[in-house]
């Protein structure tokens, strides 16, 4: 160099074009409890790698760019 895949709260993941991007662990906050663990209950948190384009609408389609991983050479 070549081909192919990846990217979504702190961590790991769902999400095939539509109305507030969902779940689990984790973290906060309350009930419980001498006190803590478990457990219930509520809360917070996300530039959807960056930029363009299609689109009546893009995380999802297309092009590039930049990171990373696989494989060849």
């Nucleotide at each position: 160099g070549g081909u192919u895949c990846u990217g979504u709260a702190g961590u790991g993941u769902a999400g095939u074009g539509g109305u507030u991007a969902g779940c689990a662990c984790g973290c906060c906050u309350g009930c419980c409890u001498c006190a803590g663990a478990a457990g219930c209950a509520g809360a917070a948190u996300g530039u959807c790698c960056u930029g363009g384009g299609u689109u009546u609408g893009a995380u999802u389609c297309c092009c590039a760019g930049a990171a990373g991983a696989a494989c060849c050479a």